This is a predicted structure of a 1379-nucleotide RNA (small-subunit ribosomal RNA) from an uncultured organism. The sequence is in RNAcentral, with records from ENA, Greengenes and SILVA. The prediction has a mean pLDDT of 85. Rfam family: Bacterial small subunit ribosomal RNA.
[in-house]
RNA sequence: UGAUCCUGGCUCAGGACGAACGCUGGCAGCGUGGAUAAGGCAUGCAAGUCUAAUCCGCUUUAGCGGAUGGCAGACGGGCUAGUAACACGUAAGAAUCUGCCCCAAAAUUUGGGAUAACCCGGAGAAAUCUGGGAUAAUACCGAAUGUGAUCUUCGGAUUAAAGGUCUAUUGUCUUUUAGACAAUAGAUCGUUUUGGGAUGAGCUUGCGUACUAUCAGCUUGUUGGUAGGGUAACGGCCUACCAAGGCGAUGACGGUUAGGGGGUGUGAGAGCAUGACCCCCAGCAUUGGCACUGAGACACUGGCCAAACACCUACGGGUGGCUGCAGUCAAGAACCUUCCACAAUGGGCGAAAGCCUGAUGGAGCGACGUUGCGUGCGGGAUGAAGGCCUUCGGGUUGUAAACCGCUUUUGUAGGGGAAGAAUCCGCCUUUGGCGGAUGACGGUACCCUUUCGAAUAAGAGGUUGCUAACUCUGUGCCAGCAGCAGCGGUAAUACAGAGACCUCGAGCGUUGUCCGGAUUUACUGGGCGUAAAGCGUCUGUAGGGGGCUUGUUAAGUCUUAAGUUAAAUCUUAAAGCUCAACUUUAAGUUCGCUUAAGAAACUAAUAAGCUAGAGCAUAGCAGAGGCGCAUGGAACUUGCGGUAUAGGAGUGAAAUCCUUUGAUAUCGCAAGGAAUACCAAAGGCGAAGGCAUUGCGCUGGGCUAUUGCUGACCCUGAGAGACGAAAGCGUGGGGAGCAAAACGGAUUAGAUACCCGUGUAGUCCACGCCGUAAACGAUGAAUACUAGAUGUCCGGGGUUUCGACCCCCUGGGUGUCGCAGCUAACGCGUUAAGUAUUCCGCCUGGGAAGUACGGCCGCAAGGCUAAAACUCAAAGGAAUAGACGGGGAUCCGCACAAGCGGUGGAGCGUCUGGUUUAAUUCGAUAGUAAGCGAAGAACCUCACCAAGACUUGACAUCCCGCGACAGCCUUGGAAACAAGGUUUCCUUCGGGCGCGGUGACAGGUGCUGCAUGGUCGUCGUCAGUUCGUGCCGUGAGGUGUUCCGUUAAGUCGGGAAACGAACGAAACCCCUUUUGUAUGUUAUAUUUUUCAUACGAUACUGCCCGGGUCAACUGGGAGAAAGGUGGGGAUGAAGUCAGAUCAGCAUGGUCCUUAUGUCUUGGGCUACACAGGCGCUACAAUGGCCGAUACAAUGGGUUGCCAAAUCGCGAGAUGGAGCUAAUCCCAAAAAGUCGGUCCCAGUUCGGAUUGGAGGCUGCAAUUCGCCUCCAUGAAGCCGGAAUCGCUAGUAAUCGUGGAUCAGCCAUGCCACGGUGAAUACGUUCCCGGAUCUUGUACUCACCGCCCGUCACACCAAGAGAGUUGGUAGCUCCCGAAGC
Repeated sequence: UGAUCCUGGCUCAGGACGAACGCUGGCAGCGUGGAUAAGGCAUGCAAGUCUAAUCCGCUUUAGCGGAUGGCAGACGGGCUAGUAACACGUAAGAAUCUGCCCCAAAAUUUGGGAUAACCCGGAGAAAUCUGGGAUAAUACCGAAUGUGAUCUUCGGAUUAAAGGUCUAUUGUCUUUUAGACAAUAGAUCGUUUUGGGAUGAGCUUGCGUACUAUCAGCUUGUUGGUAGGGUAACGGCCUACCAAGGCGAUGACGGUUAGGGGGUGUGAGAGCAUGACCCCCAGCAUUGGCACUGAGACACUGGCCAAACACCUACGGGUGGCUGCAGUCAAGAACCUUCCACAAUGGGCGAAAGCCUGAUGGAGCGACGUUGCGUGCGGGAUGAAGGCCUUCGGGUUGUAAACCGCUUUUGUAGGGGAAGAAUCCGCCUUUGGCGGAUGACGGUACCCUUUCGAAUAAGAGGUUGCUAACUCUGUGCCAGCAGCAGCGGUAAUACAGAGACCUCGAGCGUUGUCCGGAUUUACUGGGCGUAAAGCGUCUGUAGGGGGCUUGUUAAGUCUUAAGUUAAAUCUUAAAGCUCAACUUUAAGUUCGCUUAAGAAACUAAUAAGCUAGAGCAUAGCAGAGGCGCAUGGAACUUGCGGUAUAGGAGUGAAAUCCUUUGAUAUCGCAAGGAAUACCAAAGGCGAAGGCAUUGCGCUGGGCUAUUGCUGACCCUGAGAGACGAAAGCGUGGGGAGCAAAACGGAUUAGAUACCCGUGUAGUCCACGCCGUAAACGAUGAAUACUAGAUGUCCGGGGUUUCGACCCCCUGGGUGUCGCAGCUAACGCGUUAAGUAUUCCGCCUGGGAAGUACGGCCGCAAGGCUAAAACUCAAAGGAAUAGACGGGGAUCCGCACAAGCGGUGGAGCGUCUGGUUUAAUUCGAUAGUAAGCGAAGAACCUCACCAAGACUUGACAUCCCGCGACAGCCUUGGAAACAAGGUUUCCUUCGGGCGCGGUGACAGGUGCUGCAUGGUCGUCGUCAGUUCGUGCCGUGAGGUGUUCCGUUAAGUCGGGAAACGAACGAAACCCCUUUUGUAUGUUAUAUUUUUCAUACGAUACUGCCCGGGUCAACUGGGAGAAAGGUGGGGAUGAAGUCAGAUCAGCAUGGUCCUUAUGUCUUGGGCUACACAGGCGCUACAAUGGCCGAUACAAUGGGUUGCCAAAUCGCGAGAUGGAGCUAAUCCCAAAAAGUCGGUCCCAGUUCGGAUUGGAGGCUGCAAUUCGCCUCCAUGAAGCCGGAAUCGCUAGUAAUCGUGGAUCAGCCAUGCCACGGUGAAUACGUUCCCGGAUCUUGUACUCACCGCCCGUCACACCAAGAGAGUUGGUAGCUCCCGAAGC
C1' cells in the first nucleotide's frame, strides 16, 4: 500500500547520568552532592614558626610579651572565565637556573658605622604618619686571604664568610653556695667559595589536537642580516641600520565555539559522544595594568595605580575582595552542617619538646547512585465472608485470609567491647631492649546470651500492536489518551472508575541529554538508467594512478632488540572487610613515538636498457565535419502588361477579409528574400551543441594497410580556459514566407484559448553579449576480460575470374535479438546497467527551495554559488489485481433503428410530496419509493388525537384466601364502568372456572435494519465466479479462465505448462402442442367421437447437399403435429448496493413501568392554494344508440351460490326448486354478425358535477359506503419539451372469473379465454452488459483525485525610513602606577 517488492525518512524496545520532577519510602556499607550568576557577600576560621641568631620589657627556678633577624608564605586548597595556542598529549633536544637535601675539596681572619623595639614629643575622627635621643645581632658595610671560580690583550685583573648551643678541663672575677667571663679540647647546628648529584623549573623542535571558504588573500618588527642592549638562558625579546622578504586551497588571515590529557559512557568492533568525582598539566584569583622581594611570583587570604561595587567617616580621608571550609542573598528544574579532631597520614617552622594546619581524618544532611539485608516460615478447603464477573450452573481473588504451630535476621531492653598506636618520654647492657603515656570517630563497629513479640517495615508503572499482562461499568469525536501507528461519533480489552492480571521492587515512573539499534555519512560497511544523485561538452594546471628487464639505495614496508608510553582506571587471578559493593596484591593491556641492527619481494628514489601502451612517418579511403567566396532550379510574394468575368478565400458550419477602381484563374516580363524537393536510409560526419543545392579555396578529425622511427612520452583531472540549441539583449543592415505581441471574425455561460482573417518584434546577415534546455542513452572518462546470431556503413585480404558478382576471413563504426551474469523490478547484456582497476563529479526524507541573504558574472533579462526558521510522517521507484477513460478491438440485449399502441394536455380514481391539523399513525423515497406494505381504514382494524377510566394489570407462570362467578333485570353514565336486585355450577375430588390479595413479574406497533436472524429487491437468467495439484514469479500475483474458430452460454472443438474439478449455463421438474394404451363418475341422445384422468411414445443436427481445420459448428433441404433450446413456467453462481424490513415473525442492547402499558366513546388516517407517479373514461362515424342473433375458458358456492315463477321502469323484493358441485347455481360472455337510426356538431360524442326520488349491507352510512331511476350535461375536438411498452398467438382490442370481503370507494391486483396485426436495412449513434488490450498521480475506486486565487485567524522567515545593544578594528587627544 487494495495487496507486493524496493528506496527512504520518522518512531520504539537496551545501556548510561554530578540529574530534576511525580507517587511512595524499613535498615546498613561504600561512594557522591552549586552543572545556572568567574553574580554579590554578614560572621567565624583557613599560614605560620624559631629565644639553641639578637636587643628590650615584665614576672623571676621556668616562662610570657614587643621588636630586629632567619626560614616558610611561589606548597597545600578552589575554580574553568580566558585560551584553537608549543596550551595540552607524545617523542626528542640545547643555549639555562635550581632554596632546603646528598657527595667532594677548601675556608670560617680582622675591623666599622647604623637602626627597630624602647624613652621623650607632635599631627589625625580613624587608618596611620612624623621629629629628637639610646642600643644589639647569624641585620648591614669595609680590609685581608684566594684552594678555587670568572674575565683576559695571557702581562694581569676581579671575587667570600657568621656565628650559635652542649660537654670536659684550666684560669680570672663577683657575694661562699651559685653564677659570669676567657682560653683549650671534643661534639653538634650553622656560614662562605668551588665542583658534582638529585629534585623542581624555564626554553626549542617533529607529530597529533573543533566547526566555518556565504572568511581568499594576510603581514611593516612584518621575514632575514649586521651591531648593540637585555635575560638564568637561545631568540625581533628590544633598539638602530641594511635587504625585501615571510605565510597561504596540504586552507594563511578572519569568524564562532572550547581548558587539554589519563580516562568515562556506549558499541561486536571500527567508531561516536563526553572530560563530574580521582590523578597529571595549563590558566585564573572583583576588572585592567605594573613592578618589588625572592632559589622560585609578576604572587588567591603580599605591594602600587586605575575602574566598578560595597562599607566606615568628625566629609578632611580611609577600608575591603569566600573561583579556601562552613554559611547567606539572588537567579534557577536543581545540589548539604555557620559540626568534631589534629588520634592517624601529610605539610611549614624548630636541635628538640612542640606550635600551626576547614590539607586531612571523621561525623551530619539528601533513596542522588551502587551493593547487601529485611518486611516472616510451615500447616490450613466448608475452597468462609466480602469484592468482581457470570451462559445464573458457576468462576475468580485463593492457601490467600481466619485458625494452629514455629522462628527472631531486623527492632526493643540488658551486658561486654575493639583494630586503627607508630612516633614520643624515661631507663639501660644503644645497628637494640624494657617500661610508661597518647583515639576525633566512639561506648561506634562487632560479640554475647538473656527480655519481648509476627511483632516495627510495600509500593510504583503498565495491560490495542510494537510489548509481558482482560473483563465489567460510566462516557458518547464529549471528557480525555498518545513514544509511533492511532483510540473516543451508544455494545471502547486504547478515555475514567472497579476487579483481575503483568513487570520491577525500597523503589517505580516521567522529562532532559549521550551512545546504540542507524550498513541512516557506509575505513570496516552504501550508492548515482527510471527511487536523491554523472558537471551540456572538450582541452588542460596542481594532485592522484601508471607497461617490461637489470643494478644500486633503503623513505614507505617487514623482523629483532632497547628506551618510553606516570599512578589510578580496565581485564584476569588471588587476598582483606560475615557476602557483595569497596579496598589491596600480582600479572596483562597501554594498539603510539624514539633509537639501534638487519631483510630487499612490492611501492618509492636513482642509473641503464626494452617495445606490447602512446605518438610520428609512408600509401590509400569515406564523410550534410568547420570557415570563406561564388552559384542553379523549383516554389512564394510583389510590381508592370495581356486574356477573361463574378466571384474568391476560409470552415465542422460560418463570418471577419479580398474583389466590377476588375479580384481569384491564366500567360509574359521584371524584382526580392529565405529555404534547398527527389537522392534520403534503422545511413554518414563531429567532443557536445549540431551539420544537407552545386562548385572552388583554406582547414580539423577519423579509419585501413605496410614497413620503419621515438622509447612510457600514458590515464584521469580540483581550480582554470574554450566551445555551447532555441529564445533574449546591443549596434548596423535586410525583410519573400512564417509568425510571439496586438487587432478583427467565430465558438462559448464566459473564451484574454483551441478554428479563421490580418499582423509587429523575431526568424536572415555582420560584429558583440547571454551561458541556459527532457543540453537525454535521463547511463562521466580510460583500460582489460567475459557465448553468440543477424542487418547496415567505411576499409583490407583470400578464393575465383579477362575483370567482377557470390562465398570465406579480418579491422573500425552504427542497429536489432539473445547466453552467462547483474538488477527492486522494468530491463541491460563485447556500444554492459556483467567481471575488475584508476581518477574526477555528485547524493543522504518530503515541502519551504534551486528560494532568501552575501559574494562573483551580466547592458538587462538573469546566471553561478547556496542556507535556515517553520512544517509533514511520509514523499518516491518498479511491478500486481481491480475500477475508470469524451482510449482501441470484438460481441450481445425492444439498446437504437423499422413499426404498432400509449404517457406527458382534459375530467375522474388512486398513491406520494408539500401544506394544514388536536391528530391528519408508521414505513418505502434515482434506477431498486409513489393502484408500494394495504388480497378491502364508516365502528373494529389502529399503531395517531381529544376526553373519561384501571394499576400484578386486557394476556402467561408461581403462592395464599374465598366459592361461586357469569348471565339476566333496574338505575347512573357517551361508553368503559359502578351500585342494587334476581337466579345460584361441574367434577374422575387432583382440579377446571371465577373473584380478591402479595410480590417475583406481565406488557410496549417505544429506539437502534449502522448490533442481528430470516425473507426480499437489484445488477441479471448477465455468463460469469472459483478450487486442488503442477509450473512461472523474490513477492503481490499469474497460468488454468488467454489465443484461433464457434455458441443463447467459460456451449463445444483445436492449440497451449498445464491437468482435473466445483458453483453457475444446459439437462433433470411442471404446463402446452401430436399420438398410443387404459379407464368412463355427474361427460355425449348412444358404442364410436368430443371431453376428462393416468401411464407411455415422439426431436437426436438422426438423414441429404454446401461451407468449415473436413473439428466444433453453420446455410439450405427432405420427412414431420412439431427442427435445430418447438412455446411458456419454476429454477437466480461468487458477490455488489452498511439496499429494504426491529410495524409480519424472531432476536442482542437500551428506554417506559399509577405509563411509552391496558379499557372505552368520539374524532383522525378520506383535510387541500399546489407538485409528481400509476391508471380509468373520453375527445367519436373502423363510431354512438336501438332491435335481433352466434361462439369461450379459468374459476367460486352451505353463515353460501341461488333457479323457475310473481312484483317493481330499475336497483331490488318476494319466493324457495336444486346443489357440499364434470350433476344445481353464479352465467348474460363481449367485441362479432344481421337490420335500423344519427351525418361531423362540443353533437343522439363525452360523461364530470349537482338536484330530487329510491334500493341494499350493516348496532350505525353526517364526517365517510355501493347501487338504481328522473333531471342536470363541465373539461375535452388526439395533447409542448420530453418519455414508456411490445418481435407472434406477441402488440392492440373485447369481455369473463377469483382472492380480500357484512358492504365497498376495484378504474387496482392476480388469473381466463375471444378477435388478432405491422416491422427488424442494419449496429454509426443513445443506454446497459461481456471479453481482450492500453493509460492512470483513481482503490470510499471518475459522484475519484486534485490545482490556484480570494475571505478570516494564527505561525515562521525575508525586505524596510530608521532606532538600540554587543563584538572587533583604525586615526587622533589626555594620561596613573611602574620600568